[in-house]
Context: one part of a larger RNA
RNA sequence: UGACGGGAGCUCACACAAGCGGUGGAGCAUGUGGCUUAAUUCGAAGCAACGCGAAGAACCUUACCUGGGUUUGACAUGCACGGAUGCCCUGGUGGAAACAUCAGUAAGCUGCCCUUUGGGUGAAACGUGCACAGGUGCUGCAUGGCUGUCGUCAGCUCGUGCCGUGAGGUGUUGGGUUAAGUCCCGUAACGAGCGAAACCCCUAUCGCUAGUUGCCAUCGGGCCAUGCCGGGAACUCUAGCGAGACUGCCGGCGUCAAGCCGGAGGAAGGUGGGGAUGACGUCAAGUCAUCAUGGCCUUUAUGUCCAGGGAUGCACACGUGCUACAAUGCCCGGUACAAAUCGAUGCCAAACCGCGAGGUGGAGCAAAUCGCAAAAAGCCGGGCCCAGUUCGGAUUGCAGUCUGUAACUCGACUGCAUGAAGUUGGAAUCGCUAGUAAUCGCGUAUCAGCUACGACGCGGUGAAUGUGUUCCUGAGCUUUGUACA
Numbered sequence: 001u002g003a004c005g006g007g008a009g010c011u012c013a014c015a016c017a018a019g020c021g022g023u024g025g026a027g028c029a030u031g032u033g034g035c036u037u038a039a040u041u042c043g044a045a046g047c048a049a050c051g052c053g054a055a056g057a058a059c060c061u062u063a064c065c066u067g068g069g070u071u072u073g074a075c076a077u078g079c080a081c082g083g084a085u086g087c088c089c090u091g092g093u094g095g096a097a098a099c100a101u102c103a104g105u106a107a108g109c110u111g112c113c114c115u116u117u118g119g120g121u122g123a124a125a126c127g128u129g130c131a132c133a134g135g136u137g138c139u140g141c142a143u144g145g146c147u148g149u150c151g152u153c154a155g156c157u158c159g160u161g162c163c164g165u166g167a168g169g170u171g172u173u174g175g176g177u178u179a180a181g182u183c184c185c186g187u188a189a190c191g192a193g194c195g196a197a198a199c200c201c202c203u204a205u206c207g208c209u210a211g212u213u214g215c216c217a218u219c220g221g222g223c224c225a226u227g228c229c230g231g232g233a234a235c236u237c238u239a240g241c242g243a244g245a246c247u248g249c250c251g252g253c254g255u256c257a258a259g260c261c262g263g264a265g266g267a268a269g270g271u272g273g274g275g276a277u278g279a280c281g282u283c284a285a286g287u288c289a290u291c292a293u294g295g296c297c298u299u300u301a302u303g304u305c306c307a308g309g310g311a312u313g314c315a316c317a318c319g320u321g322c323u324a325c326a327a328u329g330c331c332c333g334g335u336a337c338a339a340a341u342c343g344a345u346g347c348c349a350a351a352c353c354g355c356g357a358g359g360u361g362g363a364g365c366a367a368a369u370c371g372c373a374a375a376a377a378g379c380c381g382g383g384c385c386c387a388g389u390u391c392g393g394a395u396u397g398c399a400g401u402c403u404g405u406a407a408c409u410c411g412a413c414u415g416c417a418u419g420a421a422g423u424u425g426g427a428a429u430c431g432c433u434a435g436u437a438a439u440c441g442c443g444u445a446u447c448a449g450c451u452a453c454g455a456c457g458c459g460g461u462g463a464a465u466g467u468g469u470u471c472c473u474g475a476g477c478u479u480u481g482u483a484c485a
Base pairs, nucleotide, nucleotide: 001485002484003482004481005480007479008478009477010476011475012474013473015469016468019432020431021430022429023428026323027322028321029320030319031318032317033316034314035313042053043052064309065308066307067306068305069304070303073132077131078130079129080128081127082126086109087108089104090103091102092101093100094099111121112120113119114118134298135297137296138295139294143292144291145287146286147285148283150281155194156193157192158191159190160189161170162169163168174185175184176183200275201274202273203272205243206242207241208240209239210238211237215232216231219230220229221228246269249263250262251261252260253259325425329384330383331382332381333380334379335378342371343370346365347364351360352359353358391422396417397416398415399414400413401412402411438461439460440459441458442457443456444455
């Protein structure tokens, strides 16, 4: 100087407390361990691995296994040689395919030079050979890059000066204050940098500009009806520019300070709400399987091609979720109100067929114009009457639809039938302080299809509790002890 303490003081955080909803019990989905296996490819391991890499494992992917091929190779560059071919096309044999092998047609493509039917050259391509290629093989404890975590915590340092033999200290400590090393005062320190804040984006209010594909108050026309038409530029909205919030004003407290409390005005008040942004460093944290890369290993194989299988196996254990156990509910009928996306091998309207998944159909739309599109919870009316039920939907049988060369292993969806566990969950444990929790639907990426109940977004409805720091957990500053570094 640090680190540590079942030492002390001050302070903070959904850390506890106060509250709301869960997990732990059930069924299923998904990940992991274990077991099994020819293989069940590999990685991730307390927090910070376990709906994680994977934003799509039937083939492909695919790295694993079995079997069948291949050896200058699936891919790159160079050299030498070969013959003038080679590509494309058609057919036969073996085969699961890859591939091996044989035969044919001459339609098309094939550089440059001399040019006469032709000759030369050697480019692309092909074959042979040699250099080499290749490796998701090992080492993340050889590395770059990227990432997680402490933590959006308030810290981490430097120059000069001063103090100390020195390590080092001071500054950065102290008194206040703040979300903040934020600011003020003091001060052997005076300044400065990286962080905090601000600058950036979205959102909340108003104004200006603009008015189509969006809008419709006023005027007119038309329709069963509809901004449908003329028209309008008010309103909504769209998207560009500006205004607005600064403790600016008032009162109190405070060291005539920084600031704190209350109030006015205001759409918004003291960082308005949200996002992006992550200091010096820690964990030899993670990743050699995104990529790159040192070293090592491999080279008729640890490379490469193909078919099939596997990654989906199941006495079991754990994590994360979904659906429930019902009446604030379930079922049936009717009827409202979003936002944000996406759309051309795409979104797919009307109409018709089918109980339905879906099919036929073909209008419109590179989309504020057309479409996906029905928002759902809600509201109105009816039924159920507390029951393993008109709750719950697992499981299984049959019949189908769709995608795709192909749904056996191993897809999703539909209809009929079946109708399991489950009556609120032990010890324990998680999230959340406001448009939040809870609850309700909608969209997108990946994608032929889908295992999505996942992930990431969007809006609708919309609470309770706490203004406390004794305790648990983590963190910051000061101080104290230490046989630790």
Description: The part of an RNA shown here (small-subunit ribosomal RNA, 3' major domain) has 485 nucleotides and comes from an uncultured organism. The full RNA is in RNAcentral, with records from Greengenes. Its mean pLDDT, the model's own confidence on a scale to 100, is 82. It matches the Rfam family "Bacterial small subunit ribosomal RNA".